[in-house]
Context: one part of a larger RNA
RNA sequence: CUGGGUGUAAAGGGCGCGUAGGCUGUUAAAUAAGUCAGAGGUGAAAUCUCACGGCUCAACCGUGAAACUGCCUUUGAUACUGUUUAACUUGAGUAUGGAAGAGAGAGGCGGAAUUCCAGGUGUAGUGGUGAAAUACGUAGAUAUCUGGAAGAACACCAGAGGCGAAGGCGGUCUCUUGGUCCAUAACUGACGCUGAGGCGCGAAAGCGUGGGGAGCGAACAGGAUUAGAUACCCUGGUAGUCCACGCUGUAAACGAUGAAUACUAGGUGUUGGGUGCAAACUCAGUGCCGACGCAAACGCAAUAAGUAUUCCACCUGGGGAGUACGAUCGCAAGGUUGAAACUC
Numbered sequence: 001c002u003g004g005g006u007g008u009a010a011a012g013g014g015c016g017c018g019u020a021g022g023c024u025g026u027u028a029a030a031u032a033a034g035u036c037a038g039a040g041g042u043g044a045a046a047u048c049u050c051a052c053g054g055c056u057c058a059a060c061c062g063u064g065a066a067a068c069u070g071c072c073u074u075u076g077a078u079a080c081u082g083u084u085u086a087a088c089u090u091g092a093g094u095a096u097g098g099a100a101g102a103g104a105g106a107g108g109c110g111g112a113a114u115u116c117c118a119g120g121u122g123u124a125g126u127g128g129u130g131a132a133a134u135a136c137g138u139a140g141a142u143a144u145c146u147g148g149a150a151g152a153a154c155a156c157c158a159g160a161g162g163c164g165a166a167g168g169c170g171g172u173c174u175c176u177u178g179g180u181c182c183a184u185a186a187c188u189g190a191c192g193c194u195g196a197g198g199c200g201c202g203a204a205a206g207c208g209u210g211g212g213g214a215g216c217g218a219a220c221a222g223g224a225u226u227a228g229a230u231a232c233c234c235u236g237g238u239a240g241u242c243c244a245c246g247c248u249g250u251a252a253a254c255g256a257u258g259a260a261u262a263c264u265a266g267g268u269g270u271u272g273g274g275u276g277c278a279a280a281c282u283c284a285g286u287g288c289c290g291a292c293g294c295a296a297a298c299g300c301a302a303u304a305a306g307u308a309u310u311c312c313a314c315c316u317g318g319g320g321a322g323u324a325c326g327a328u329c330g331c332a333a334g335g336u337u338g339a340a341a342c343u344c
Stems, first nucleotide, its partner, number of pairs: 003316004007298002012312001014201004021194003025088007033081002035077008049065006091191001092188003095184005103177007110154001114150008125136002162169002206247006215241002220236004258311006266289010293300002317344003326337004
């Protein structure tokens, strides 16, 4: 390479948009490039294969045949692929009428809680733990009442519920804005799928500049525990957590399951539409159980890990190693790409 694979054994890119490329619905006609058939030419010799022969055999050599699976020319065939033309509506999109939603961005507003500040009441404890101590408190704490300030997060509703491509999204109102679903079948008429590079988005932590800082809290300090305790527990507490702008680009970024299309028993919940008086049916999601089938087993099972097709990504024994070197990106931290010796 081929083959075989990628839920858990090695292996699905974190996710989207999309370039090239690959693949591409139904019908008819034309063409004859691919494809198929016939004929002709060419495909040096040697080599290879087969037959026969020559050296006493063999290697070796000779003669002949076959082969050289290819290329070119020409004559045909037209199912499939391609190209061109014409048409179609079921794929895709548009339109009209409805629907749900923590989808995104911006700006207001709200209440509970927490901490702090001021004042009133009030007196000796409070806090914390397995038990304690550090800590706070007679300079009046904790508790309780009144007023004020600040920052962050939004109890109940809340659901195996909803939305989003993923990351993710949850008080409430307004503005701006993306996508989805259903019905009608009016319009376009294959406009589609995938997608190497590329571009964009991308939790947390981290970085830069400037703000902010209530609570929590790496580091750090103290108290305990312990043989020790650079921990687990407790009292404090700085970065950070929050905001704006810019970077970083990684995660068990998980359904450990790439995207798209078609087909293949049922049962039972639930969300949003539609039809229906109802029963129920139907479309789109989201769960559980389960048949065929698949699977090493576990299990999957119309939301497939089943049956098929298309395109992309990835794997090929363990360690060395996601390391070294080089390249590239980054302010840095580091990221991406990614070996070998050696060893089992």